[in-house]
This is a predicted structure of a 74-nucleotide RNA (transfer RNA) from a Candidatus Saccharimonadota bacterium.

Order: sequence, then C1' cells, then structure tokens
RNA sequence: UUCGGGGUUGAGGAGGGGUUUACCUCGCCAGUUUCAUUCACUGGAGUACGCUGGUUCGAAUCCAGCCCCCGAGA
Repeated sequence: UUCGGGGUUGAGGAGGGGUUUACCUCGCCAGUUUCAUUCACUGGAGUACGCUGGUUCGAAUCCAGCCCCCGAGA
C1' cells in the first nucleotide's frame, strides 16, 4: 500500500430494512430448594449495535469516509 473478514448488554455468539425498544449461552441480582453451598427451577436488572455523514416513510441491517482488530498478497 492492495484485498478479504469483523466491531452488537459484563464475556462469547446469532440477527443482513418494519412485525417485540434486538435473541441465545455464560455471568450478575432476587426467590424456591438445601443445615449450608453447589446443581436445578422461577423471576428480574442492564448507557448494547465503533464514529461521522448519506439513502429511505423507516437503518444494528444498505452506501461513503474515518478509527480499531484479524487474515492474505505485494
């Protein structure tokens, strides 16, 4: 420098224009259970869509630029 992939609650992953203000697992909080902890079950909380613009009636999703991470080529 070129090309490709990616950035989504605390962690990891899914979701590729509207149907629910975003789903799953783990974690966190409370309860049930237990002598107690673990496990199991039930319920709940949370500054979550990298940043700035654009397209659209509507953007986490499409487009452009920039930042960061991974990989490949030179």

It was read from a public genome assembly. Model confidence (mean pLDDT): 81 of 100. Rfam family: tRNA. Gene Ontology term of the family: triplet codon-amino acid adaptor activity.